[in-house]
Context: one part of a larger RNA
RNA sequence: AUGAACGCUGGCGGCGUGCCUAAUACAUGCAAGUCGAACGAGGUGCUUUUGUAGCAAUACGAGAGUAUCCUAGUGGCGAACGGGUGAGUAACGCGUUGGUGACCUACCCCAAAGUGUGGGAUAACAGUCCGAAAGGAUUGCUAAUACCGCAUGUGGUCAUUGGAUUUAGAAACUGAUGACUAAAGGAGCAAUUCGCUUUGGGAGGGACCUGCGUCCCAUCAGCUAGUUGGUGAGGUAAUGGCUCACCAAGGCUACGACGGGUAGGGGACCUGAGAGGGUGACCCCCCACAAUGGAACUGAAACACGGUCCAUACACCUACGGGUGGCAGCAGUGGGGAAUCUUGCGCAAUGGCCGAAAGGCUGACGCAGCGACGCCGCGUGCGGGAGGACGCUCUUCGGGGUGUAAACCGCUGUUGCCCGGAACGAAACUCCACUUUCGAGUGGAUUGACGGUACCGGGUGAGGAAGCGCCGGCUAACUCUGUGCCAGCAGCCGCGGUAAUACAGAGGGCGCGAGCGUUGUCC
Numbered sequence: 001a002u003g004a005a006c007g008c009u010g011g012c013g014g015c016g017u018g019c020c021u022a023a024u025a026c027a028u029g030c031a032a033g034u035c036g037a038a039c040g041a042g043g044u045g046c047u048u049u050u051g052u053a054g055c056a057a058u059a060c061g062a063g064a065g066u067a068u069c070c071u072a073g074u075g076g077c078g079a080a081c082g083g084g085u086g087a088g089u090a091a092c093g094c095g096u097u098g099g100u101g102a103c104c105u106a107c108c109c110c111a112a113a114g115u116g117u118g119g120g121a122u123a124a125c126a127g128u129c130c131g132a133a134a135g136g137a138u139u140g141c142u143a144a145u146a147c148c149g150c151a152u153g154u155g156g157u158c159a160u161u162g163g164a165u166u167u168a169g170a171a172a173c174u175g176a177u178g179a180c181u182a183a184a185g186g187a188g189c190a191a192u193u194c195g196c197u198u199u200g201g202g203a204g205g206g207a208c209c210u211g212c213g214u215c216c217c218a219u220c221a222g223c224u225a226g227u228u229g230g231u232g233a234g235g236u237a238a239u240g241g242c243u244c245a246c247c248a249a250g251g252c253u254a255c256g257a258c259g260g261g262u263a264g265g266g267g268a269c270c271u272g273a274g275a276g277g278g279u280g281a282c283c284c285c286c287c288a289c290a291a292u293g294g295a296a297c298u299g300a301a302a303c304a305c306g307g308u309c310c311a312u313a314c315a316c317c318u319a320c321g322g323g324u325g326g327c328a329g330c331a332g333u334g335g336g337g338a339a340u341c342u343u344g345c346g347c348a349a350u351g352g353c354c355g356a357a358a359g360g361c362u363g364a365c366g367c368a369g370c371g372a373c374g375c376c377g378c379g380u381g382c383g384g385g386a387g388g389a390c391g392c393u394c395u396u397c398g399g400g401g402u403g404u405a406a407a408c409c410g411c412u413g414u415u416g417c418c419c420g421g422a423a424c425g426a427a428a429c430u431c432c433a434c435u436u437u438c439g440a441g442u443g444g445a446u447u448g449a450c451g452g453u454a455c456c457g458g459g460u461g462a463g464g465a466a467g468c469g470c471c472g473g474c475u476a477a478c479u480c481u482g483u484g485c486c487a488g489c490a491g492c493c494g495c496g497g498u499a500a501u502a503c504a505g506a507g508g509g510c511g512c513g514a515g516c517g518u519u520g521u522c523c
Base pairs, nucleotide, nucleotide: 001521002520004519005518006517007516008515011378012377013376014375015374016373017371018370019336024334025333026332028331029330030329033077034076035075038074039073041071042070043069044067045066046065047064048063049062050061051060052059053058084289085288086287093214094213095212096211098209099208100207103206104205105204108202109201110200111199112198113197114196115195116150117149118148119147125140126139127138128137129136130135155181156180157179158178159177160176161175162174163173185194186193187192215261216260217259222252223251224250227249228248229247230246231245232244233243234242264286265285266284267283268279269278270277271276291312292311293310294309295308314325315324316323317322342368344367345366346365350364351362352361353360354359381411382410383409384408391402392401393400394399415464416460417459418458419457420456421455425450430445431444432443433442434441435440467512468511469510470509471508472493473492474491478507479506480505481504482503488495489494
């Protein structure tokens, strides 16, 4: 010093922190949705027309309109972020330095140009059928910002071919000719606005390459066939044996290859005067993983924790034909363990996704709960009070100690308890009004989980609040009794065999104090 544990003890608050072991198995709930201002349809409410029955109320239907209404489906964006874990990895994984003339980038910002004209489907829905279920088959109908043609081409790409410039280098720049290549609409009375397409640039993000650094074992000394290089091709956003065909025979190694063991890396943290040594919990950055192993699909981005497929193990449902699942998300359960929390509240704030907005979602996050696990602060009273009670203890029996300690008298009110008041965190989005240089500004209204909490005031009454370790030397603190190498102590030296300051109890003392000791680990 500690993410600690154990023993005894335990009043309060603030801020932190809490499965280090089984990357073991998981009941239950929640953790990623959203948009009706992309689309058809269905439902519901309201208004209205109307049919049948009825005297009427009303009941049952049919049609039209409308709604900040609801939504299963199509479609878009998100779901690759955020959150968890440390298994694997000794590696360009990480850290740091450069490079890409070898690259990609949805949303966002700036700039230029465009947004014309057609078409065929399909889910939903209706019907039929199969299945225990999960789910599926088939017929018919329909829409779009879903899908597919044609046109246009500012541009872009490719091919051929000039110019100028710079380089290690075919990059970037600027011309000519040819070929290819785009789109979607919604809201609104409208103005307009939100989108869509192509291109150039930016920002942020990512990919690849590279110098250097990065644990132990030589009782691991030789390793290597896609191996090392070349040519060509494929593949990728892109370089490359990344993959393949052919050709050559290379490549690494005592400056430690190969093999084995261990391990996520860094910022940092602990220690130390420093150099160094140790560690990698919490927080931040990077990496890897998502029951185990493998694979691709979609997409700007994944080879994808809460997506798909296959295999394996395990578990569950089953009508035995077949299906379903993956907490290393937040809580929580069993198990393991010396050991590690609530199946809480809220989206009020901050941030994220969707949406024109209202708003929705958000176990991220903000809070609360539990644990002296840590750090810090506070309290358990303060003043007076006898040559000094009782008790206990020691004694040379005179007395000494506990000890102003208690009693008793006076006082205070931190804290506790009761009562009252009562926040900051909230400014906005949006709405209303006004102003406006049209960018926006001003005023008002609205919004708090924590919480009737913090905090403030009043009342009450010393009332509710002290332990733990040690006292032979090291090391601060001494006597009595018991025990008799026994029982026991012990970090080291060592104590105990009849007067033990070392064992046990007691009185006294020393140390720290809501803690004190012990154990583990590091310097």

Model confidence (mean pLDDT): 86 of 100. This is a predicted structure of a 523-nucleotide part of an RNA (small-subunit ribosomal RNA, 5' domain) from an uncultured bacterium. The full RNA is in RNAcentral, with records from ENA and SILVA. Rfam family: Bacterial small subunit ribosomal RNA. Rfam links the family to the GO terms ribosome and structural constituent of ribosome. On this family, see Yusupov et al., Science 2001: "Crystal structure of the ribosome at 5.5 A resolution".